[in-house]
RNA sequence: GCCUCGGUAGCUUAAUCUGGUAGAGCACAUGGCUGUUAACCAUGCGGUUGAGGGUUCAAAUCCCUCCUGAGGCG
Numbered sequence: 001g002c003c004u005c006g007g008u009a010g011c012u013u014a015a016u017c018u019g020g021u022a023g024a025g026c027a028c029a030u031g032g033c034u035g036u037u038a039a040c041c042a043u044g045c046g047g048u049u050g051a052g053g054g055u056u057c058a059a060a061u062c063c064c065u066c067c068u069g070a071g072g073c074g
Base pairs, nucleotide, nucleotide: 001073002072003071004070005069006068007067010026011025012024013023020057028044029043030042031041032040050066051065052064053063054062
């Protein structure tokens, strides 16, 4: 230098192919339960989907550029 895959909640990730309300688990908070803690149960909180631009009525998803991580080729 070129190619492939990845970047989404504090963490691990789904949804991308086929555009149409951004979800789950863990963690955290509150309450219940318990002599207390843990566990368990209920409820809640939390995302400008790596950055910028474009297409579209509508973009995490399609297109372009860039940043970054992993792997491969030279």
Transfer RNA from a Candidatus Woesearchaeota archaeon, 74 nucleotides, folded computationally. It matches the Rfam family "tRNA". The family's RNA type in Rfam is transfer RNA. The organism belongs to Candidatus Woesearchaeota, within Archaea. Its mean pLDDT, the model's own confidence on a scale to 100, is 81. RNAcentral holds the sequence, with entries from ENA.